A computed fold for a 1542-nucleotide RNA from an uncultured prokaryote, annotated as small-subunit ribosomal RNA. The coordinates come from a structure-prediction model, not an experiment, and the mean pLDDT is 84. It matches the Rfam family "Bacterial small subunit ribosomal RNA".
[in-house]
């Protein structure tokens, strides 16, 4: 003695929290779906649907309660036997059936109905008790009856009537009377029954008396079991059930009943129940116990026990010890049968069955062998109690299907990277058990009795009976072909379900393509599904295994143990205040509460621990413990609560002096202002708004002035100042009054918190009377605005704002924080209030009270709270439990309405929500950059053409790219070819690749057809290596593996590319912060072009970016000079031509050189930054290359590659033609113009940088000219191509459609190339178009740039106005950053994260689903009040009837006592009437609600959501919503004030 406590999924981009919804575990009287070898043990009608009647439904058959001849009279028949046929014995004193006794009130069965003393537990007094059992004391003597049976009668039948005989342990009296009972205490009163076995004397009517023993019977006592009554305490849920009672509550007296009692009556009083939940209403058998679970608790009441209620629905009584009776009786009703219709019977919730009805629960079995019940002296009988057997994997336990061994890792199967892997030692082969199942044999134990028989005791007068106790014979088994042993044969008969995205153990393949399914919850499935289906393979379990169902549990998600309420769901608006919790100090004394111990019960089984018994378990039986945490009695303690009786002052309170204040009601007065009115000057507008307009005004307005007139609200001060409880409260004065606060002493003496109902105030709107109305301003008009605008703006205006008096009862009534009390660091405020001190002083300290800020420790999810706590605590109220529906619907209850308050449900979601954190965003803000603007120059946009698209057309008009970041892009070049397209025609192992077989070298020419591909014909030609077998390369033929595919799928992919953006950013690693996502570092103060650099700082470092480094350009040296150079000599044909040179340019190789290095300045003594000076160059000297994390499922399958589909005599492959180039339009990109800064003609000057052999060509000749023709150079610093042109001198054109401008067309060339028709460039003649500087709109660029000028190359036979380079001429601006446009980078809101091209709202249309009201219609239920009044039992009455007893009589009889029928009364069940409650269905139409990939209207809400938002009210509008008044901030910004750390 206690052994026992797991978590996961889903909200989010992530991240903590709050929070539901779900899984995992156990269990069942289960059922369903697959599959099923055996044995043991256990269980086995849970009920439904429906609007209701109706499933405690209705029963068919057979049993389930009988015994006793030892309590009594009676008394068969069949059959056999015999017979004289008449009977007679036997059957038999049997059977049935009667009176009588005893059971029949147990057993067994169900859970309808019951919220109750019904049950559970502890009690108790006013009681009964057949059979048992123990004690006492009887047990005598008598009468009259009824049945059965006999006869006669009625019915169909049940059954019944009348007359007559009879027994008794039925049935009546007398006598007797220890207990007993009753009493006025004198006294009275009441019992009985035999029967059966034995028997020696005695007597005997011969039956027997008599005596004994047994069993019985009456009286009584005490037990013992049962049973009736009462009573504390526990016992469901709803208050949208709050008042219930009239025999009701008590008392006296009475009946009555075993017994106490309003249980019943009669009088008297008016009590009695309740919020600690009465009444009413719905559900419910209660317990032990079962299940669950760490416990506490929750759930549930099958089988086992223990109690209660029922018995076909209500009512009632007899009987008896017990009963208002499951197999009894009356009555009434429903219902089923039976019938001769006149009238009968019947009750399975006993065991079997059988209909029904359900998702679903067995055999019309055997036995009384055991246990146990009734009867009986007893044998015995009877027992559907019980013992067993059947069925059912129904649950629990246990067994088995084999066991070794067995590598060629068989065969198939599945896969696959083609290597294998894998199923798998699995199977085949070999060697071996035989449990269970089958077969054949053996075989306990459950049996103890009984009966006999023998001995001993006891009784007894006895050896009779009878009991008891030993012993020995006989002898009883339903289960049963028992358990269990054995023996035979052989691996032989015996494995299935589920499930494999996570949770949660196990992966692959095909199939299918948001289909078909699938899902417990997230969710899966739209062409490569571990998540559908099937297979292979694996994982759990295993005679099972899974699904649904239902209950704990996890779930602390109703929180006693063990939540929680600022912003997540939650503190009443706000006081006073009942009753109830709760309560200071101390002394005493109670002992209710607590502790301690004892006593008595808490039924048995079950649970749990320790043994033993079935082979083991499970179950079961048995011994022992423990526990049952309750209750109840007592006995002790006395610290705490609590009661009592006191004590005391610190909590409260009261008195007395002060202080401060928009506290509150009343009355009265003040000035300013605004509006109207009169009058005066005055004159044309005034007013309003982003711009107007409506509107006032020449009938004098606005303006000004002077003067009246009314009403409302009080400017400065005014202040995170003040008062109040809270809504709330402001000029001043006067009266009434409430609360705080401070000082100092006195007094009261716990007299306090708190607060369910309950009561009172309670902003703003509203409502009702009556008044007032100057401004403002819901609804209203009317002008804007607008797609509309029922609004935002404007300009008018009514309710109402105001006063009184009455209601209303709500607000974001907010500190989103309930009152109170105590404790816990601190700083600074409010020149607040008051008091002391100290003081010149308006200062300085101290206490207190108020009312702010910031921060510790501590709480918080954080955010924040932080002595005015949301900390630590106590003590009472309130209120929350997943989002929606919905603060609605019905009900109630208040109000005049509006409407408040109280308040759910079906239905539906996987969510909703807080608070933070990164991004994004924003009609938020700061700050920065940039050809983003501004400031220039020059264009696109208008004209022609060119070129790309779109779009149309077509046979094709191949295909891609589509804001920036498609559109002179792929395409650095489409006449064929390209080419992918369409037409026609051909080919099918193929154009191409590799493997086999055959033949043939390959190859190459000629010819025919044909449009060509092709196809036939003929000729050439025999080739290389060789081990002689062949072999390599080519070509053809044939077979199939296979080739091919610019077919699709950039949303499968690699790999490149664009873009933001060359923007200056993106990360990391350790420390550190935070619970965490994340942060910090990367923020901040300067600086830069730059996250470039300094300083600072919990960071200190570091990596991609940035700059450097690398190309090229500017400047200078070196080194080398050819094909480049020539300064100086020299020659010259005057050309660096030659010799020579080597300085120069220039070539390419190497180096200097620039880094803020220097000096000033301001600036933080830094970083940088101006400025200057050297210098060819100055702060990146210019340009070029480089393109960080990373986004756009950006672009490309048609460059390539490549995954899976698709196609194979075609979607492949050849070939001619054709098309891409088409043309009512749009639109992009360029060219060329429009003309004098120009054309045009002559002349004349100066470049860089490319290219060349299939090339580039010179110079010469023709040709107006494109260009031919011929040819020298040059593989290139040498040769070509190649003359640059804008540009300068000059001429000319004079502003015109031109001497501009060239398109378009005609006509002749020329190039190229097999071919210029479609469809090329050029050239020369000739035509001579639009167009006179281009609207909204847009582009470009910041110096050698822009504008201009010409040149050169790629592509390429040939084609550029397009690209890509190249050089010449060569400007103008930049005040600046307010605005556009794109960036950073920092803050701030967000209801966004697919990121605002984001999210979201309501009404209308469709479809569905539940639900509210509804005229009414069918029903349950119940309370009053009536009428009705059966059986019954009580009470009357009883002329009618009547054996016992008493009394008269000789008797017949009569009379009394008693009693019975019949009648009456009142009680009362069923039924019925009226008006009602209430509960639940149905309902034409009606309401609103929810839910549905792509409806239709608008955009309220989220960013200042573009008019911030919400609340409450009230008008008003398709709708979301406008808008008035009042409030709150849960509102951004920007400014100001005030505090506050450092």
């Nucleotide at each position: 003695u206690g052994a026992g406590a797991a978590g996961a999924g889903u909200u989010u981009g992530a991240u903590c929290a709050u929070g539901g919804c779900u899984c995992a575990g156990a269990u069942u009287g289960a059922a369903c779906g697959c599959u099923g070898g055996c044995g043991g043990u256990a269980g086995g009608c849970c009920u439904a649907a429906c609007a209701c009647a109706u499933a405690a439904c209705a029963c068919a058959u057979g049993c389930a309660a009988g015994u006793c001849g030892g309590g009594c009279g009676a008394g068969a028949a069949a059959g056999c036997a015999u017979u004289u046929c008449g009977g007679u014995g036997u059957g038999a004193g049997u059977a049935g059936a009667g009176c009588g006794g005893c059971g029949g009130a147990c057993g067994g069965g169900u859970g309808a109905g019951u919220a109750a003393c019904g049950c559970g537990u502890a009690g108790g007094a006013a009681u009964u008790u057949g059979c048992c059992c123990a004690g006492u004391a009887g047990u005598g003597g008598g009468g009259g009856a009824c049945a059965a049976c006999u006869u006669a009668g009625g019915g169909a039948a049940a059954c019944u009537u009348a007359a007559g005989c009879u027994a008794a342990u039925a049935c009546c009296g007398c006598a007797u009377a220890c207990g007993c009972c009753c009493u006025a205490c004198g006294g009275g009163g009441g019992a009985a029954a035999g029967c059966a076995g034995g028997g020696g004397a005695u007597c005997u009517u011969c039956g027997g008396a008599c005596c004994u023993u047994g069993c019985g019977c009456u009286a009584u006592u005490g037990g013992a079991g049962a049973a009736g009554c009462c009573u504390g305490c526990g016992u469901c849920g709803g208050a949208u059930u709050a008042g219930c009672u009239a025999g009701u509550u008590g008392g006296u007296g009475g009946g009555g009943u075993a017994a106490a009692g309003g249980c019943c009556c009669a009088c008297c009083a008016a009590g009695g129940c309740g919020a600690c939940g009465a009444u009413c209403c719905g559900u419910a058998g209660c317990u032990g116990g079962u299940c669950u679970g760490a416990g506490a608790g929750g759930a549930u009441g099958a089988u086992c026990a223990g109690c209660c209620a029922c018995a076909c629905u209500g009512g009632a009584a007899c009987u008896g010890a017990g009963a208002c009776a499951c197999g009894g009786u009356c009555c009434a009703g429903a219902c089923u049968c039976c019938u001769a219709c006149g009238g009968g019977a019947g009750g399975c919730a006993g065991c079997a069955g059988u209909g029904g009805g359900g998702a679903a629960u067995a055999u019309u079995g055997c036995a009384c062998a055991a246990u146990g019940g009734g009867c009986g002296c007893a044998a015995g009988c009877c027992u559907g109690a019980u013992g067993c057997a059947g069925c059912c994997a129904u649950g629990c336990c246990g067994c088995g299907u084999g066991u070794g061994u067995g590598g060629a890792g068989a065969a198939g199967g599945c896969u696959u990277u083609c290597g294998g892997g894998u199923u798998g030692u699995a199977a085949a082969g070999c060697a071996c058990u035989u449990u269970c199942a089958g077969u054949u044999g053996g075989g306990a134990g459950g049996a103890a009795a009984a009966g006999u028989u023998a001995u001993a005791g006891u009784u007894u007068a006895a050896u009779a009976c009878g009991c008891u106790a030993u012993a020995g014979c006989c002898g009883u088994g339903a289960c049963g072909u028992u358990a269990c042993c054995a023996a035979c044969a052989g691996a032989a008969g015996a494995a299935g379900c589920a499930c494999c995205g996570g949770c949660u153990a196990a992966c692959u393949c095909c199939g299918u393509g948001c289909c078909a399914g699938c899902a417990g919850c997230c969710g899966c499935g739209g062409u490569a599904a571990u998540a559908c289906g099937g297979a292979g393979g694996g994982u759990g379990c295993a005679a099972g295994c899974g699904u649904u169902a239902a209950u704990c549990g996890g779930a602390a998600u109703u929180a006693c143990u063990g939540g929680g309420c600022g912003u997540a769901a939650a503190g009443c608006g706000c006081g006073c205040g009942u009753a109830g919790g709760u309560g200071g100090u101390u002394u005493g004394u109670u002992a209710a509460g607590c502790g301690a111990g004892a006593u008595g019960u808490g039924a048995a089984a079950g649970c749990c621990c320790c043994g033993g018994g079935c082979u083991u378990a499970a179950c079961c039986c048995u011994g022992g413990g423990a526990a049952c945490u309750g209750c109840a009695u007592u006995u002790c303690g006395a610290a705490c609560u609590g009661g009592c009786a006191g004590u005391c002052u610190u909590g409260a309170g009261u008195a007395c002096a002060g202080u401060a204040g928009a506290g509150g009601g009343a009355g009265g007065u003040g000035g300013a202002a605004u509006u109207u009115c009169a009058g005066g000057u005055g004159u044309a507008g005034c007013g309003g708004u982003g711009a107007a307009a409506u509107g006032c005004g020449u009938a004098g307005a606005u303006a000004u002035c002077u003067g009246a007139a009314g009403g409302a609200a009080c400017a400065u001060c005014a202040g995170u100042g003040g008062c109040g409880a809270a809504g709330g409260c402001g000029g001043c004065c006067u009266c009434c009054u409430g609360g705080a606060c401070u000082g100092a002493u006195a007094c009261u003496g716990a007299c306090a918190c708190u607060g369910a109902g309950g009561u009172g105030c309670g902003a703003a709107a509203g409502c009702g009377u009556g008044g007032g109305g100057a401004g403002c301003a819901a609804a209203c008009a009317g002008g804007a605005u607008u797609a509309g605008a029922u609004a935002c703006c404007c300009u008018g205006g009514u309710a109402g704002u105001c006063c009184a008096c009455g209601c209303c009862g709500u607000a974001a009534a907010c500190g989103a924080u309930g009152u109170c009390a105590a404790c816990u660091a601190g700083c600074c405020g409010u020149u607040g209030g008051g008091a002391c001190u100290c003081u010149u002083g308006a200062a300085g300290g101290u206490c207190u009270u108020a009312u702010g800020g910031c921060u510790c420790a501590g709480c918080u999810a954080a955010c924040g709270c932080a002595u005015u706590a949301a900390g630590u605590u106590g003590a009472c109220c309130g209120c929350c439990u997943g989002g929606g529906g919905a603060g609605u619907a019905c009900g109630g209850a208040c109000g005049c309405a509006a409407g408040u308050u109280u308040a759910a449900a079906a239905c539906u979601c996987a969510a909703a929500u807080g608070a933070a954190u990164u991004g994004a965003c924003g009609g938020g803000g700061g700050c920065c950059c940039g050809c983003a603007c501004a400031a220039g120059c020059g264009g696109u946009g208008g004209a022609g053409c060119a070129u790309g698209u779109g779009g149309u057309u077509u046979a094709a008009u191949u295909c891609g790219a589509u804001g920036c970041a498609a559109c002179g892009c792929g395409a650095a070049g489409a006449a064929c070819c390209u080419u992918a397209c369409c037409a026609a025609u051909c080919c099918u192992u193929g154009a191409c690749a590799u493997c086999c077989a055959g033949a043939g070298a390959a190859u190459c020419c000629u010819u025919u057809a044909g449009a060509g591909a092709u196809a036939g014909a003929g000729g050439a030609g025999u080739g290389c290596c060789u081990a002689c077998g062949g072999g390599a390369a080519c070509u053809c033929u044939g077979u199939g593996a296979c080739a091919c595919g610019u077919g699709c799928u950039g949303c499968a992919u690699g790999g490149c590319u664009g873009u933001c953006g060359u923007c200056a950013g993106c990360u990391c690693g350790u420390g550190u912060c935070g619970u965490g996502a994340g942060a910090u570092g990367u923020u901040g103060g300067g600086u830069u072009a730059a996250g470039u650099c300094c300083c600072g700082c919990a960071a200190c470092g570091a990596g991609c970016g940035c700059a450097a480094c690398c190309c090229u350009u500017g400047u200078c040296c070196u080194u080398a000079g050819u094909u480049g150079c020539c300064a100086g000599c020299a020659c010259u044909u005057c050309g660096g031509g030659u010799g020579g040179g080597a300085a120069c340019u220039c070539u390419a190789g190497g180096g200097a050189g620039a880094c803020u290095g220097c000096c000033g300045g301001g600036g933080a003594u830094a970083a940088a930054c101006c400025g200057g000076a050297g210098g060819a160059a100055g702060g990146u000297g210019g340009g070029g290359a480089u393109g960080a994390c990373g986004u756009c499922a950006a672009g490309u399958c048609a460059u390539c590659a490549u995954g899976g589909c698709c196609c194979u005599u075609a979607u492949g492959g050849g070939c001619u033609g054709g098309g891409c180039u088409a043309c009512a339009c749009a639109c992009g990109u360029g060219c060329u113009a429009c003309a004098a800064u120009g054309g045009u003609c002559g002349g004349u000057a100066c470049a860089g940088a490319g290219g060349g052999c299939a090339g580039c060509a010179a110079a010469c000749c023709c040709g107006c000219g494109a260009g031919g023709g011929u040819a020298a150079g040059c593989c290139a610093a040498u040769c070509c191509c190649a003359c640059a042109a804008a540009g300068c001198c000059g001429a000319u054109c004079u502003u015109a459609g031109u001497c501009c401008g060239g398109a378009u067309c005609g006509c002749a060339g020329u190039c190229u190339g097999c071919a210029a028709c479609u469809c090329g460039a050029c050239u020369g003649c000739g035509u001579g178009a639009a167009g006179u500087c281009g609207g909204a709109a847009u582009c470009g660029c910041u110096a050698g740039u822009a504008a201009u000028c010409g040149c050169g190359a790629a592509u390429c036979a040939g084609c550029a106005a397009g690209u890509c380079g190249c050089g010449g001429u060569g400007a103008a601006u930049a005040c600046g950053u307010u605005c556009c446009c794109g960036g950073g980078u920092c803050u701030u809101g967000u209801a966004c994260a697919c990121a605002c091209c984001g999210c979201c709202c309501g009404u209308c249309a469709c479809a569905c689903c539940a639900u509210g009201g509804a005229a009414g219609u069918a029903g349950g239920u119940u309370g009053c009040a009536c009428c009705c009044g059966a059986a019954g039992a009580c009470g009357g009455u009883g002329c009618g009837c009547c054996a016992a007893c008493c009394c008269a009589g000789c008797a017949a009889u009569g009379g009394g006592g008693g009693g019975c029928a019949g009648c009456c009364g009142g009680c009362c069940a069923c039924g019925g009437u009226c008006a009602g409650g209430u509960c639940a269905g149905c309902g034409a139409c009606u309401g609103g609600g929810g839910u549905g990939a792509a409806g239709u209207c608008g955009u309220a809400a989220c960013a200042a959501g573009g008019u911030g938002g919400c609340c409450g009210u009230a008008g008003g509008g398709g709708a979301a919503c406008c808008u008035g008044c009042g409030g709150c901030u849960g509102g951004a910004u920007c400014a100001c004030c005030u505090c506050c750390u450092u």